[in-house]
Context: one part of a larger RNA
C1' cells in the first nucleotide's frame, strides 16, 4: 500500500460553520458519460518482466518480444436495468410563513437582602483562635446592640430538573438578541449530508497596561509536628491571582474517554415540553411528539458492558491507529510579547 480497526487494549480533531472535494429523493423523455473487447496513433532510449545468446559462472553486457499512459474511433452490454449529462415535473429529504409554549441560551444597563472584613460609637470583661506555640488583647478583644464603607457570590427554590455546538449558564427587574419544541394548514421544490485548506468560538491558569482589592490564597515569612529529614500535610500571617473595561493566549480526564447526517430493528418504569381525545373533576385514564434517565429481548463484545439517544443491522462523507522506550521530545516552518502552542522525526535500545 492492501488489510484490519478506533467506550476501557494505539486510536474519534475541544466545538461548530463552511469555498474545493466526496456523495445525493422520485417521475417520465432525450444522449451515452463510466464499464469490456478490438483498431488507429503517440508514448525517445534504458529500467522491469518472458525467452535466449557472449564473457569458465554470476553480477554484468546483449538480442528478440511482452509490458507501461493518454487520445482519436468502431463494436458489446443496450429494444431490459443501474448509473453520469441534461430536459420537463412531483413531495416524502431540507426550508420559509402562521399560531402557542418552555428555558440558569447571549449582550447591555439597573437594583435588593444575608454573610465575611473594616471603619466610627455603645454595653461589657479577660480572654479570642488553636492539639499546642507563634498572633491578637486591659492603650479594651471574642461576645453583644447600633451606624457607616467596600468587594465578591447569590443560601432556601434546586432536582438523575432546564438552556446551549461545546467550553458553559443560576438572586430580581427592564432593554436588544440567538436557537429549540408543537398544532394545523399554506408555500418553495432537492434548495439536501459530510468537509482537506480556511474562519469562528473555545474552563481554569498565564501574560500586558489601566482599574479595582472583601474573602480566600500560589510565592513569601513565622510557628509546630516529624520514626533519620518536613523546603509538605496542620496553625498564624500574607503578595501576585481571583473581579471589571479593551486586547492576547488556544490548551485540560475540552469525558459520554464514544465524530457527523440518514434509515431499519422486542418492550417495561421514572421525568421535563408542546398537543389531542376521554372522563366518574379540581383529580385521572388514553395516544402523540421532542428531550433527560433506570432496566431490559433480538443482536453485538475478549469481557465488562452497549441495548430505538446503540457498543445492533446498514450507508455518506470526514479525523485518527499501526509493538514499548527514545517522544508528543530535536531540527526546520508557522503562531505568540512571554510563558509556550502546533506541525514532527531520526540514531539507538528492548
Nucleotide at each position: 500500500c492492501u488489510g484490519g480497526g478506533c467506550g476501557u487494549a494505539a486510536a474519534g480533531c475541544g466545538u461548530g460553520c463552511g469555498c474545493a472535494g466526496g456523495c445525493g429523493g422520485u417521475u417520465c423523455g432525450g444522449a451515452a458519460a463510466g464499464a469490456a473487447a478490438g483498431a488507429u496513433g503517440u508514448a525517445a532510449a534504458a529500467u522491469c518482466c518472458c525467452a535466449g545468446a557472449g564473457c569458465u559462472u554470476a553480477a554484468c553486457u546483449u538480442u528478440u518480444g511482452a509490458a507501461c499512459g493518454c487520445a482519436u474511433u468502431u463494436u458489446u452490454a443496450a429494444u431490459c436495468a443501474u448509473u453520469u449529462c441534461u430536459g420537463a415535473g412531483c413531495u416524502a429529504g431540507a426550508g420559509u410563513g402562521u399560531g402557542u409554549c418552555a428555558g440558569a441560551g447571549g449582550g447591555a444597563g439597573g437594583u435588593g437582602g444575608a454573610a465575611u472584613u473594616c471603619c466610627g460609637c455603645g454595653u461589657g470583661u479577660a480572654g479570642c483562635a488553636g492539639g499546642a506555640a507563634u498572633g491578637c488583647g486591659c492603650a479594651g478583644a471574642u461576645a453583644u446592640g447600633c451606624g457607616g464603607a467596600g468587594g465578591a457570590a447569590c443560601a432556601c427554590c434546586g432536582a438523575u430538573g432546564g438552556c446551549g455546538a461545546a467550553g458553559g449558564c443560576a438572586g430580581c427587574c427592564u432593554c436588544c438578541u440567538g436557537g429549540g419544541a408543537u398544532a394545523a394548514c399554506a408555500c418553495u421544490g432537492a434548495c439536501g449530508c459530510u468537509c482537506a485548506u480556511g474562519c469562528a468560538c473555545g474552563a481554569a491558569a498565564g501574560g500586558u497596561g489601566g482599574g479595582g482589592g472583601a474573602g480566600c490564597a500560589a510565592a513569601c515569612a513565622g510557628g509546630a509536628u516529624u520514626a533519620g529529614g518536613a523546603u509538605a500535610c496542620c496553625c498564624u500571617g500574607g503578595u501576585a491571582g481571583u473581579c471589571c473595561a479593551c486586547g492576547c493566549c488556544c490548551u485540560a480526564a475540552a469525558c459520554g474517554a464514544u465524530g457527523u447526517c440518514a434509515a431499519c430493528u422486542a418492550g417495561c418504569u421514572g421525568u421535563u415540553g408542546g398537543g389531542g381525545c376521554c372522563u366518574u373533576u379540581c383529580g385521572g385514564g388514553c395516544c402523540u411528539u421532542g428531550g433527560u434517565a433506570g432496566c431490559g429481548c433480538a443482536g453485538c463484545u475478549a469481557a465488562c458492558g452497549c441495548g430505538u439517544g446503540a457498543a445492533g443491522u446498514u450507508g455518506a462523507c470526514c479525523g485518527c491507529c499501526u509493538g514499548g522506550g527514545g517522544a508528543g521530545u530535536a531540527c526546520g516552518g508557522u503562531c505568540g510579547u512571554a510563558a509556550g502552542a502546533u506541525u514532527a522525526a531520526a540514531a539507538c535500545u528492548c
Molecule: small-subunit ribosomal RNA, central domain
Organism: uncultured Bordetella sp.